[in-house]
RNA sequence: GAGAGAGGUUGCAGUUUUUAAUAGUAAUAUUUAAUAAAAUCAGAUUAUUGUAAAUAUGAAAGGAAAAAUUGCCGAAAUCUAAAAGAAUAUCUGUAACUUUUAGGUUGGGAUAAUGCAGAAUAUGUAUUAUACUGUCAUAGAAAUAAACUAUGGAGUGCUGUC
Numbered sequence: 001g002a003g004a005g006a007g008g009u010u011g012c013a014g015u016u017u018u019u020a021a022u023a024g025u026a027a028u029a030u031u032u033a034a035u036a037a038a039a040u041c042a043g044a045u046u047a048u049u050g051u052a053a054a055u056a057u058g059a060a061a062g063g064a065a066a067a068a069u070u071g072c073c074g075a076a077a078u079c080u081a082a083a084a085g086a087a088u089a090u091c092u093g094u095a096a097c098u099u100u101u102a103g104g105u106u107g108g109g110a111u112a113a114u115g116c117a118g119a120a121u122a123u124g125u126a127u128u129a130u131a132c133u134g135u136c137a138u139a140g141a142a143a144u145a146a147a148c149u150a151u152g153g154a155g156u157g158c159u160g161u162c
Stems, first nucleotide, its partner, number of pairs: 001162002004159002008073001011072009027057007041093005076106010107133002110130008135153006
């Protein structure tokens, strides 16, 4: 340098089906009322727009659980910057969203606190802490060795082969 593996039965991510919740919400139709109130926010514009109530009909996406299945071990997640896209009644900007590129952080999952997101007490995510776990190093004990204890490091690592 090349190529191949391991961590875990709660490793990581994707797809399909079903289910709960979202929700009797959004939306549509009819009637009535008021009058310019629309989106994350700001400004401008518009009127077959938009606001509220009653009645009737009545969803979905994102996120989650289970099962099956596919690809894998920086798997993947997240932060910053740039570019493009999409979205709103229309336009301009902006917050958030999606994709790509560059750089940074994180060995892995769990629990708790705080912050953000979310309809949600589900869940996700960032930081911190706690123990657990795999790996290597050092030291101890042990004494072919393996296994054990303590401390510490990080995946640009560890193990094997050529």
Background:
The RNA shown here (Lysine riboswitch aptamer) has 162 nucleotides and comes from a chicken gut metagenome. Its mean pLDDT, the model's own confidence on a scale to 100, is 80. Its Rfam family is "Lysine riboswitch aptamer". Rfam links the family to the GO term lysine biosynthetic process. Rfam describes the family as follows. Riboswitches are metabolite binding domains within certain messenger RNAs that serve as precision sensors for their corresponding targets.